[in-house]
Bacterial RNase P class A from Echinimonas agarilytica, 355 nucleotides, folded computationally. Rfam family: Bacterial RNase P class A. About the family: Ribonuclease P (RNase P) is a ubiquitous endoribonuclease, found in archaea, bacteria and eukarya as well as chloroplasts and mitochondria. Rfam links the family to the GO terms ribonuclease P activity, dimeric ribonuclease P complex and tRNA processing. By type it is a ribozyme.
RNA sequence: GGAGUUGGCCAGGUAAUCGCUGCUUCACUUCGGUGAAGGGGAGGAAAGUCCGGGCUCCAAAGGGCAGGGUGCCAGGUAACACCUGGGGAGCGAAAGCUCACGACAAGUGCAGCAGAGAGUAAACCGCCGAUGGCACGCAAGUGAACAGGUAAGGCUGAAAGGGUGCGGUAAGAGCGCACCGCACAACUGGCAACAGUUUGUGGCAAGGUAAACUCCACCCGGAGCAAGGCCAAAUAGGCCCCUAAGGACGCGGCCCGCGUUUGGGGGCGGGUAGGCUGCUUGAGCCAGCGAGCGAUUGCUGGCCUAGACGAAUGAUUAUCCACGACAGAACCCGGCUUAUCGGCCAACUCCAUCC
Repeated sequence: GGAGUUGGCCAGGUAAUCGCUGCUUCACUUCGGUGAAGGGGAGGAAAGUCCGGGCUCCAAAGGGCAGGGUGCCAGGUAACACCUGGGGAGCGAAAGCUCACGACAAGUGCAGCAGAGAGUAAACCGCCGAUGGCACGCAAGUGAACAGGUAAGGCUGAAAGGGUGCGGUAAGAGCGCACCGCACAACUGGCAACAGUUUGUGGCAAGGUAAACUCCACCCGGAGCAAGGCCAAAUAGGCCCCUAAGGACGCGGCCCGCGUUUGGGGGCGGGUAGGCUGCUUGAGCCAGCGAGCGAUUGCUGGCCUAGACGAAUGAUUAUCCACGACAGAACCCGGCUUAUCGGCCAACUCCAUCC
């Protein structure tokens, strides 16, 4: 200098003018607000709403079933499907990247095309035909059109039931042996997953598939800020009290009286409109020191950094340059995923050159 890998950061700047929305102070007010000054005002993803939690209400002894989720090991965390470190498998020359990565040796199921054969394997071609036949031959034997043997070779396929070699055989075959591989057990190392130039045993059995049913282990109550709480008109309805000199009905032959209902007045409580709250100080941010490989965490100091509800965060002008992407809060937080112009920093890998 070039090519890459990983992690982190920034997300047009400045000035003026005019607005919008909260907060603080002051002044005015018809108590509804108005004005002035100061100060705050979107993101790394505010997004998808896919996971996990806080918070709120409801439910709830404990245990089980059903249903859902997670799935190598250890750690971190409020928790997680997240993160860190490690193991295994795959990719890369390397830095490094990717993986739902428990169990098909409990049971059940499933598998297109091709092919003779696809799961207690299978004889299409090929090989053999020792043995028993058959044909020929006096016989030794020969032959392949028999019974049958054979998975070494060919063919089909993603996949055909370890590999190489020697022996063996009629031809073959873990049939036997050596080496390699595999399985199991022991030992050693490691918290563990797991690993091994170790030892022994076994000729090797068990094909694939569990984001197929299933089995095993662990986890999970439901609904959501339109949660929930407070204040509370008008109208209608409810309950209670008072009232009568009224009306209607019942009891009664009639009167008095009593009861019901209606009228008037008052009170109470629920609820609607409306208003307030929940609402932003929080598993918070920054710095220093300490623990840890790391995720993370402890202590000390400092800081307050949007809070709307027809919903603010903008517009115009000037100027500079590298000419500006994706996109906008709505209870809050931790993640994941997806979108994104361009730029900066750090660590690491490989190549080339120079000293």